The RNA shown here (transfer RNA) has 73 nucleotides and comes from Hominifimenecus sp. rT4P-3. Its mean pLDDT, the model's own confidence on a scale to 100, is 82. The RNAcentral record of the sequence draws on ENA. NCBI's taxonomy places the organism under Bacteria, Bacillota, Clostridia, Lachnospirales, Hominifimenecus. Rfam family: tRNA. Gene Ontology term of the family: triplet codon-amino acid adaptor activity. By type it is a transfer RNA.
RNA sequence: GCGUCAGUAACUCAUUGGAUAGAGUUCCAGACUCCGACUCUGGGGGUAGCAGGUUCGAAUCCUGUCUGACGCA
Numbered sequence: 001g002c003g004u005c006a007g008u009a010a011c012u013c014a015u016u017g018g019a020u021a022g023a024g025u026u027c028c029a030g031a032c033u034c035c036g037a038c039u040c041u042g043g044g045g046g047u048a049g050c051a052g053g054u055u056c057g058a059a060u061c062c063u064g065u066c067u068g069a070c071g072c073a
Base pairs, nucleotide, nucleotide: 001072002071003070004069005068006067007066010025011024012023013022018056027043028042029041030040031039049065050064051063052062053061
């Protein structure tokens, strides 16, 4: 230098054009308990790496760019 893949919550990951973007873990509160742990209930936390484009509608499709992993040279 070229190519492939990945980037979504604090962490690990879903979501293949239409619903309010969800799950587990974590955090907070309550229930339970003598107190904790476990368990149960509720809640907080994301404008989807960034910028454009297509579309009535984009996390999803297209382009550029940044970061990381791998391969080729």